[in-house]
Context: one part of a larger RNA
RNA sequence: GCCAGGGAGUUUCGACAGAUGGCAAGGUUAAUCCUUUAAGGAGUAGCCGUAGCGAAAGCGAGUAUCCGCACAGCAAUGGAGGGAUAGCGUAAUUAAUGCGUAAGUCAUUUGUGGAAGACCCGAAGCCGGUCGAUCUACGCCUGAGCAGGUUGAAGCCCUACGAAAGUAGAGUGGAGGACCGAACCAGUUCUGAUGUGCAAAUCGUUUGGAUGACUUGGGUGUAGGGGUUAAAGGCUAAUCUAGGCCGGCAAUAGCGGGUUCCCCCCGAUACUACCCGCAGGUAGACUUCGGCAGAGAUGCUCAGCGAGGUAGAGCUACCGAAUAGCAGGUUAGUAACCGAAAGGUUACGCCAGCUUAUCGAACUCCGAACUUGUUGGGAUCGUAGAAGCCGGAUGCUAGGGUAUAGGGAUAAGCUCUGUACCCGUGAAGGGAACAUCCUAGACGGGGGUUAAGGUCCCUAAAACUGACUAAGUGCAAAUUAAAGGGGUUUGUGGCCAAAGACAGUGUGGAGGUUGGCUUAGAAGCAGCCAUCCUUUAAAGAGUGCGUAACAGCUCACUCACCGAGGCUACAUGUCCCGAAGAUGGAAGGGGCUAAAGUCAGUUACCGAGACCUCCGAGCACCGAAAGGUGAUCUGGUAGGGGGGCGUGCUGCAUGGACGGAAGCUUCUUCGAAAGGAGGAGUGGACCGUGUAGUAUCGUGGAUCCUGGC
Numbered sequence: 001g002c003c004a005g006g007g008a009g010u011u012u013c014g015a016c017a018g019a020u021g022g023c024a025a026g027g028u029u030a031a032u033c034c035u036u037u038a039a040g041g042a043g044u045a046g047c048c049g050u051a052g053c054g055a056a057a058g059c060g061a062g063u064a065u066c067c068g069c070a071c072a073g074c075a076a077u078g079g080a081g082g083g084a085u086a087g088c089g090u091a092a093u094u095a096a097u098g099c100g101u102a103a104g105u106c107a108u109u110u111g112u113g114g115a116a117g118a119c120c121c122g123a124a125g126c127c128g129g130u131c132g133a134u135c136u137a138c139g140c141c142u143g144a145g146c147a148g149g150u151u152g153a154a155g156c157c158c159u160a161c162g163a164a165a166g167u168a169g170a171g172u173g174g175a176g177g178a179c180c181g182a183a184c185c186a187g188u189u190c191u192g193a194u195g196u197g198c199a200a201a202u203c204g205u206u207u208g209g210a211u212g213a214c215u216u217g218g219g220u221g222u223a224g225g226g227g228u229u230a231a232a233g234g235c236u237a238a239u240c241u242a243g244g245c246c247g248g249c250a251a252u253a254g255c256g257g258g259u260u261c262c263c264c265c266c267g268a269u270a271c272u273a274c275c276c277g278c279a280g281g282u283a284g285a286c287u288u289c290g291g292c293a294g295a296g297a298u299g300c301u302c303a304g305c306g307a308g309g310u311a312g313a314g315c316u317a318c319c320g321a322a323u324a325g326c327a328g329g330u331u332a333g334u335a336a337c338c339g340a341a342a343g344g345u346u347a348c349g350c351c352a353g354c355u356u357a358u359c360g361a362a363c364u365c366c367g368a369a370c371u372u373g374u375u376g377g378g379a380u381c382g383u384a385g386a387a388g389c390c391g392g393a394u395g396c397u398a399g400g401g402u403a404u405a406g407g408g409a410u411a412a413g414c415u416c417u418g419u420a421c422c423c424g425u426g427a428a429g430g431g432a433a434c435a436u437c438c439u440a441g442a443c444g445g446g447g448g449u450u451a452a453g454g455u456c457c458c459u460a461a462a463a464c465u466g467a468c469u470a471a472g473u474g475c476a477a478a479u480u481a482a483a484g485g486g487g488u489u490u491g492u493g494g495c496c497a498a499a500g501a502c503a504g505u506g507u508g509g510a511g512g513u514u515g516g517c518u519u520a521g522a523a524g525c526a527g528c529c530a531u532c533c534u535u536u537a538a539a540g541a542g543u544g545c546g547u548a549a550c551a552g553c554u555c556a557c558u559c560a561c562c563g564a565g566g567c568u569a570c571a572u573g574u575c576c577c578g579a580a581g582a583u584g585g586a587a588g589g590g591g592c593u594a595a596a597g598u599c600a601g602u603u604a605c606c607g608a609g610a611c612c613u614c615c616g617a618g619c620a621c622c623g624a625a626a627g628g629u630g631a632u633c634u635g636g637u638a639g640g641g642g643g644g645c646g647u648g649c650u651g652c653a654u655g656g657a658c659g660g661a662a663g664c665u666u667c668u669u670c671g672a673a674a675g676g677a678g679g680a681g682u683g684g685a686c687c688g689u690g691u692a693g694u695a696u697c698g699u700g701g702a703u704c705c706u707g708g709c
Base pairs, nucleotide, nucleotide: 001709002708003707004706005705006704011116012115013114015112016111017110018109019108020107021106022105023104026048027047028046032042033041034040035038052059053058063086064085065084066083067082071078072077087101088100089099090098091097119258120257121256122255126248127247128246129245130244131243137222138221139220140219141218142217143216144215145214146212148180149179150178151176155172156171158169159168160167161166184209185208186207190204192203193202224240226236227235228234261644262643263642264641265640266639271284272283273282274281275280286395287393288392289391290390291389292388296381297380298379300378301377302376303375304374305373306372307371308370312366313364314363319360320359321358324355325354326353328351329350330349333348334347335346336345337344338343399423400422401421402420403419404418405417406415407414428439429438430437443616444615445614446613447612448611449610453606454605455604456590457589458588462603463602464601465600466599467598468597474592475591484577485576486575487574488573490571491570492569493568494567495566496565504561505560506559508557510534511533512532515529516528517527540555544553545552617634618633619630620629621628622627645698647695648694649693650692651691652690653689654688655687656686663682664681665680666679667678668677669676670675
C1' cells in the first nucleotide's frame, strides 16, 4: 500500500415544544401485594388541573356593547372561534398600573437544551502509591595496577677560604600533584569515515594525563521536590528544569482529525450589541418548519407637501490663510536723517478704504444631482392566504472580487466604508489555459433559433465596398509607456510663381578700406565702438570654414540656363526611434502584407443546458374521484423540513427448500435513486413474503484498530 473484519449523536433522569392515541372538570397511579406469568389483576398515598391577587392579615371574578372571518340565508341580516371598548376579582385608599377573568391530564414517540465520559479519537500536565545507585554521581570498607628513559632538591662526606657566622667547589644522595614516553585512563583536531551504521555515539588519524586531587576490581551507603554534584541543571539503568511503573482516568482540550444509504421542498451568514472578548460564546438581524388571523403589502415609478448642506461655487457674507500697488490715518512701536529744542521728514509696522491677483475636510451670502419622511395615483404581488403575530429548530458572526465614490502617492494581489452585481453556495458557452471579465441561472430526452464571441488551417461558420499601415506595426478588452525627434495620409490658412517660383548648374560677389579702437599682429570673420558712402544687374564695414597676420574657399545678394508648381504654419489618421532581465520562446500555434492587420460600411452564416417547440417526470394548487392547470415552479454549501431503500432480531399471518436453502461467481432484466427480480454454474442446509414492532442498523477516509498478502 491493497483486501477482509471492527469502527463514531447512545442510555437514564428531570425540562420545553410538536405529533399520535385514551379519558375529560377531571386525568393518572408510585412503592408494594396477588395470581392462571399476561400489553394480567389489585393498590388512590402522591402528582397535575379545576381561582386568582397580595409580603401578609385577608378578600375573592367569569359580564355588557360594538365590529367581524368561516358558515347560513335570495337579501336585509345573523354570526361559533376572533378583535375592540367598557366592566369584574385582587394589590395601603380612589385613579393610574400589574396580574387574573374555566381544558386539562396520562401514555407512546420526535426535535432540542440540562445533569451525567454524553458523537469518536488525541495532549503536555496535576495528585497518590510503589520499584530502582548491576548505568552514572559522591562517600565508606577491602584489594590490585603503573615498560623504559631523563632531570638531579634537601641531607651527608671531602677539599679550599674564613677569627667565626658561613661561602664556594668536587662527590655522594635520590626529592618532585617534575620531564619524555608504552600499558592504562581520557577524547583535542580533521568540524575525516560512517550516518536505513560494525555501533540508538562506532572507526581511522592526530592529541591530553601517565607516582597521582592517579586508574581500577569486589563489597557497601544516599531515592524522586528526594539523592548526588571541584556546579554542566550535570547524573540518578539508551528516560531528567523533577525517574520508571501502576492508579485517580474515559482528567480537561473554546484546538486538530474523523463521523457510514437514497430522493423531494425551501435555503443562508461572514453584519449589529455585549462578554479577560479577538481561533470562542450569548442576544438581535438573516434561514426553515408549524400554528393563529383575515386584507392588504411593496427596497418599482409619477406627483403634492416637508427634511438635508455634500459636488459645485463664492468670499467687500463671516472665520482663517494670502499677491502687487495707490492715496489716507497713527504724538503711543522700530530704524535712519535734519534741528539748539519744540518738532519735522523718510522707511517699516499697525488700522480701515480703493484697485488688482488667489485659497480652505474641521469657512459659507449660496447650492444641485441625489437620499429620505408622509399622502395620493399607476404598476406588481396577495383569499391557491400577503403584511402581521405566536411558537419549535439550526447555521453564521476570519469573507472575497468587479464597477463607482473616500483614505493612500488619482501606489499596492493596500486599507476602511456606502451602493449595485457576482464568487462564496453557480453548472453551461466565450475569453488559448484562468472562483468572481462577457453571455447565461442547468428537472430528463429530441428538434429548431439566437447571445457573448467568431467565420485562412488546426476548428463549426464569409463575402463585398472604400481607405490607411511597410513597422510582421498588428493579428492582445482587461494583459504597459512619456518628454522629444522622424516617415507618410487627410484637412485648413499664409507666402512665392509663366513679368519664370523652388531645387540644380554656370557667371559675378566690386571700390573708398587693412573703417576706428585695441593689440606683438587684428586686413569682413579674438574683442570693443560705429555700421556710412560710391560703382552697379548685384555684392554685408560681412554667413560659415581658414591664416601667426595676410592669402584661399564659401554664403547673403545678382544675372543667365531650365520650365511648373514650390515654401511654410497649425490640426489630423497611422507607423518608426526613444524602448533594458535574468534556461531558448511565443499574437494559443501554423502562419498572414491591395491581410488572415487597422478604420468606416453592407449583407449572410456559425455558435450555449439561454429562447421556441414536442414527449416525459417531479412539485404546487383545484377536484369526492377520474382528471385538470401552472404566464410566474423544479442550480444550490452551512442548514431547516418531508418521504423512502436496505440490514439484524421479535410477535402475528402466510409460503419456499436435498426434485437443492443461504452464501459465492456470472449473465439478463425492472425502478428516478437507495435498490429489486430472474437464469446458469458452484455450494450442501436452511431461507423468505406481508404486517406490527424493535435496534450495539448502512463505511473510503480518522498518520484509525486487528489479521492476511
Annotation:
Predicted 3D model of a 709-nucleotide part of an RNA (large-subunit ribosomal RNA, domain II) from Thermoplasmatales archaeon UBA447. It was read from a public genome assembly.